This is a predicted structure of a 72-nucleotide RNA (transfer RNA) from a Minisyncoccota bacterium. The sequence is in RNAcentral, with records from ENA and MGnify. Its mean pLDDT, the model's own confidence on a scale to 100, is 80. Lineage of the source: Bacteria > Bacillati > Minisyncoccota. It matches the Rfam family "tRNA". Rfam describes the family as follows. Transfer RNA (tRNA) molecules are approximately 80 nucleotides in length.

[in-house]
């Protein structure tokens, strides 16, 4: 150049095209404890941008943009 794979809380993953995008670990805050750890109970935190398709898009399609592999 071409091709193919992938992007979703900080992290590691889930979610036939349909419910309020959900878990684990992490964070903060309260509680338990003389004081930590441990356990418990709240809170907060994401769909890579930008079109189309459809009543409905985190799914499909199309671009551009990050990663990742083949080829040449």
């Nucleotide at each position: 150049c071409u091709c193919c794979c992938u992007g979703u809380a900080g992290u590691u993953c889930a979610a036939c095209g349909g419910a309020u995008a959900g878990a684990a670990c992490g964070a903060a805050a309260g509680g338990u404890u003389u004081c930590u750890a441990a356990c418990c109970u709240u809170u907060a935190a994401a769909u890579g941008g930008g079109g189309g398709u459809u009543c409905g898009a985190u799914u499909c399609c199309c671009u551009c943009c990050g990663g990742g592999g083949a080829g040449a």